[in-house]
Molecule: c-di-GMP-I riboswitch aptamer
Organism: Geobacter sp. SVR
RNA sequence: AUACGACAAGACUCAACCAUCCGUGAGGGUGGGGCGGAAAGCCUAGGAUCUUAACGGAACUUUUUCAUACGUUCUCAAGCUAAGACAGCCGGGAUGCCGAA
Numbered sequence: 001a002u003a004c005g006a007c008a009a010g011a012c013u014c015a016a017c018c019a020u021c022c023g024u025g026a027g028g029g030u031g032g033g034g035c036g037g038a039a040a041g042c043c044u045a046g047g048a049u050c051u052u053a054a055c056g057g058a059a060c061u062u063u064u065u066c067a068u069a070c071g072u073u074c075u076c077a078a079g080c081u082a083a084g085a086c087a088g089c090c091g092g093g094a095u096g097c098c099g100a101a
Base pairs, nucleotide, nucleotide: 004099005098012037013036017032018031019030020029021028022027035088042093043092044091046090047089049085050084051083052082053081055079056076057074058073059072060071
């Protein structure tokens, strides 16, 4: 020492879950709680993941019949577009406690 990370010391943070509030939703705030974390404290939405809506797709209705338009239903695998969520998924930035090996 911006390297490194201990059955050290003093701190920090807070998963799942519960209660409550906000949101269509993903999720977020507060309190409890503690799985964990050596930056899982702060900032950041580049990648991944997730949500919503439209397009897209399927079926139905309409029609003498066929086809087609409109309309309706489904959220239907995948895809695409837009807007969001997420930093304890990966990454980037600045800062930082201690001092064993």